[in-house]
RNA sequence: GCCGAUGUGGCUCAAUGGUCAGAGCGGCCGCUUGGUAAGCGGCAGAUUGGGAGUUCAAUUCUCCCCUUCGGCU
Numbered sequence: 001g002c003c004g005a006u007g008u009g010g011c012u013c014a015a016u017g018g019u020c021a022g023a024g025c026g027g028c029c030g031c032u033u034g035g036u037a038a039g040c041g042g043c044a045g046a047u048u049g050g051g052a053g054u055u056c057a058a059u060u061c062u063c064c065c066c067u068u069c070g071g072c073u
Stems, first nucleotide, its partner, number of pairs: 001072005007066001010025004018056001027043005049065005
């Protein structure tokens, strides 16, 4: 340099162009316990990597840039 993939709460991952972007773990609060752990209930936490475009509507489609990973040379 060329090709492909990847980017979404603190972490790991979902989400067919359409209702408020969900889940597990983690965090906080409460219940329970003599106390902890476990269990149960609740709460908070995301401008979906950045920008532009298409569309009534974009996490999703298109283009450019960036991160990370892999392949080729």
Molecule: transfer RNA
Organism: Candidatus Iainarchaeum sp.